A computed fold for an 86-nucleotide RNA from Paenibacillus sp., annotated as c-di-GMP-I riboswitch aptamer.
The model forms 90% of the base pairs in the Rfam consensus.
The organism belongs to Paenibacillus, within Bacteria.
RNA sequence: GUCGAUUCAAGGCAAACCCGUCGAAAGCCGGGGACGCAAAGCUACAGGGGCUACGCUUGUAACGAGCACGCCAGCCAGCUGCCGCA
Numbered sequence: 001g002u003c004g005a006u007u008c009a010a011g012g013c014a015a016a017c018c019c020g021u022c023g024a025a026a027g028c029c030g031g032g033g034a035c036g037c038a039a040a041g042c043u044a045c046a047g048g049g050g051c052u053a054c055g056c057u058u059g060u061a062a063c064g065a066g067c068a069c070g071c072c073a074g075c076c077a078g079c080u081g082c083c084g085c086a
Stems, first nucleotide, its partner, number of pairs: 012037002017032004022027001035074001041079003047076002049072003055067004
């Protein structure tokens, strides 16, 4: 110098579920609670994908079908960040 391996420290977030609030719903928020996460931080008008359908369009004897301006970033992704035998 190169390659590989293995760490440390301070912490952070919070799934399902339960209670409550808001919402037509998806789902958000508050409290409890931890399944997990090295970005489970931010971004939904960078982009893709998914969920719901109050409302609108349309159809049936009945059940329905389509559509996002709504929602999900803990689906992929873009941007940013902590530590380090870096």